Small-subunit ribosomal RNA, 5' domain from an uncultured bacterium, 519 nucleotides, folded computationally. The full RNA is in RNAcentral, with records from ENA, Greengenes and SILVA. The prediction has a mean pLDDT of 82.

[in-house]
Context: one part of a larger RNA
């Protein structure tokens, strides 16, 4: 000067921001990824229409007439609900930093060795068929989790056939292009090789292909902490060849050959560490750091796996093993807060189980809309940075009083009291946004909030460190090497500006010291 600070005394208000640096420790509870009925069957509700049905009532000459409710069935209608089937998201967003001294990062290329859902542009198509099986029904097992059997039924699910001079694949000719292993473009064959409806008829989707955009894999130069009291290191190890593997290039695998490859220009080991833009501080060169916000990256109890799918070796999926907790009918199960709140526990130390989707922005959906602990707000805390304020003016009998004296008086000190004023803040009424939209209506959580008028009323609002010398501020009293102080240098053993107190002063201020850490 600085800090995600903390402790100590204190302590008005606002505006922005920040807020488990320790146990990546354990976790009750709630919510944090849904969503399409304009894919489908299928169950229901609601509304009508038709047939049955006949109750209260009215009326009655006690025979009856009249009048039509509820309930039933059957069809229709509904942008109505939704358990399942089937899409699309669930790989974002959101969190920690535990591992990583690496192609993790960061720059700068490179892929003539690659993908590529959803978007955009272009070009071409979509023909015609099967067979299931979820729900649902029966029957059964179990405490519960769920599961078994038989039957039954759909689709954009699942399956084969057809087309295709879109591609693919190995090759042939030609031409053009590259330094270059090649690439592109044409030709002719050959082998391979798609598809889906819905619809209120506008539109909405489906294949294939090329191009682009967003995105992602590899791979390379250079840079990227300490330790030699750590000098050898390495068998798939370095390399060829063959095959397998990949979306791709490789010892990325596997068999065979070879004996190679790294190292004092510091390999291996060991110890620490997520890197970066930034941030702190320095005239700078440089050292320091990586909270917040933004880029990557690696991780989800701990270890392994793969499946699905453009995209995962997937935080709110799946298996399998440990450790750990919970439930059991003792047979067997359930679950993973490094997601927002919140708990217990560690600490010197860090916040509510709050409101809204009104706005940005994500997801599905033709939309209406739904979801959304992202995010927009609010609470809490002087933790930070800013800003405001605790009044201004006039006011000498220099009042009482403190405290000091040379006893004259000197200070405190216009400071006070008084007088005239102002209303920042504050109370209270009252008014009252922007933030919200392409004409027009409708949407505001914050929030009756900011902000504006009026009234009241100086009224409710200073405090901490210091005062020998470094350093700005001096006197008196107690103490008596004692009690005590200290950043260094020292002070204290009887007149102590240095300890304790008072009066005075200096300093910065709603904050003032201490302490810990960087320059």
């Nucleotide at each position: 000067g600085a800090u995600g600070a903390a402790c100590g005394c204190u302590g008005g208000c606002g505006g922005c921001g920040u807020g488990c640096c320790u146990a990546a420790c354990a976790c009750a509870u709630g919510c944090a990824a849904g969503u399409c009925g304009a894919a489908c069957g299928a169950a229901g509700a609601a509304u009508u229409u038709u047939u049955u049905g006949g109750a209260a009532g009215u009326u009655u000459u006690c025979g009856g007439a009249u009048g039509g409710a509820a309930g039933a069935a059957a069809a229709a209608u509904u942008a109505c609900u939704u358990a399942g089937u089937g899409g699309c998201g669930g790989a974002c967003g959101g969190g920690u930093g535990a591992g990583u001294a690496a192609c993790g990062c960061g720059u700068a290329a490179g892929u003539a060795a690659u993908c590529a859902a959803c978007c955009u542009a272009c070009a071409a198509c979509a023909c015609a068929c099967g067979a299931a099986u979820a729900a649902c029904u029966a029957a059964g097992a179990g405490a519960a989790a769920u599961c078994u059997u038989a039957g039954c039924u759909a689709a954009u699910a699942c399956g084969a056939g057809a087309u295709g001079a879109a591609g693919u694949a190995a090759g042939u000719a030609u031409a053009u292009c590259g330094g270059g292993a090649g690439a592109u473009a044409u030709a002719a064959a050959u082998a391979u090789g798609a598809a889906a409806g819905c619809u209120g008829a506008g539109g909405c989707g489906g294949u294939u292909g090329u191009a682009g955009a967003c995105g992602a894999g590899c791979u390379u130069g250079c840079g990227u902490c300490u330790g030699a009291u750590u000098a050898g290191c390495u068998a798939g190890u370095u390399g060829g060849c063959a095959g397998g593997g990949u979306a791709a290039g490789a010892g990325c695998c596997u068999a065979c050959c070879a004996a190679g490859g790294c190292g004092a220009c510091g390999a291996u080991c060991a110890g620490u560490a997520g890197c970066c833009g930034g941030c702190c501080u320095g005239a700078g060169a440089g050292g320091g750091u990586g909270a917040a916000c933004g880029g990557c990256c690696a991780c989800a109890u701990u270890g392994g796996a793969a499946c699905u799918g453009a995209g995962a070796g997937a935080c709110g999926g799946u298996c399998c093993a440990a450790a750990c907790u919970c439930c059991u009918a003792c047979g067997g199960g359930a679950g993973g807060c490094a997601g927002c709140a919140g708990u217990g526990g560690g600490g010197g130390a860090u916040a509510u189980u709050g409101c809204a989707c009104a706005a940005u922005g994500g997801g599905c959906g033709a939309a209406a809309g739904c979801c959304u602990g992202a995010u927009g707000c609010a609470g809490c805390a002087a933790c930070g940075c800013c800003g405001c304020g605790u009044g201004a003016g006039c006011g000498a009998a220099g009042a009482a009083g403190g405290c000091u004296u040379u006893c004259g008086a000197g200070u405190c000190g216009u400071a006070a009291a008084g007088c005239u004023c102002u209303g920042u803040c504050g109370u209270a009424u009252g008014u009252g946004a922007a933030g919200a939209a392409a004409a027009a209506a409708a949407u505001g959580a914050c929030a009756g909030u900011a902000c504006c008028a009026u009234a009241c009323a100086a009224g409710a609002a200073a405090g901490c460190c210091c005062c020998g010398g470094c350093u700005a501020a001096c006197u008196a009293c107690g103490u008596g090497c004692c009690a005590g102080c200290a950043g260094c240098c020292g002070c204290g053993g009887u007149a102590a500006u240095a300890c304790g107190u008072a009066g005075g002063g200096g300093g910065c201020a709603a904050g003032c010291g201490u302490u810990a850490u960087c320059c």